[in-house]
């Protein structure tokens, strides 16, 4: 250099097929319950969806380039 997969909240992931409110679990914060803790219940915060550009009324999703990670081949 060639081929394939991946990058989405602190962690692990879904959502992409068919463009239309950005979600789940754990964690974190607050409250409830309890003598207390855990568990359980309720609520909340936290995201430039890897970067830049393009298409579109509208992009995590489609197109182009690039960066990083994993694998295959050589």
């Nucleotide at each position: 250099c060639g081929c394939g997969g991946g990058a989405u909240a602190g962690a692990g992931c879904a959502g992409u097929a068919u463009g239309g409110c950005a979600g789940c679990u754990c964690g974190c914060c607050a409250g409830g319950c309890c003598c207390a803790u855990a568990a359980c219940c309720u609520g909340g915060a936290g995201g430039u969806c890897g970067u830049g550009g393009g298409u579109u009324c509208g992009a995590a999703u489609c197109c182009c380039a690039c960066u990083c990670c994993c694998g295959c081949a050589a």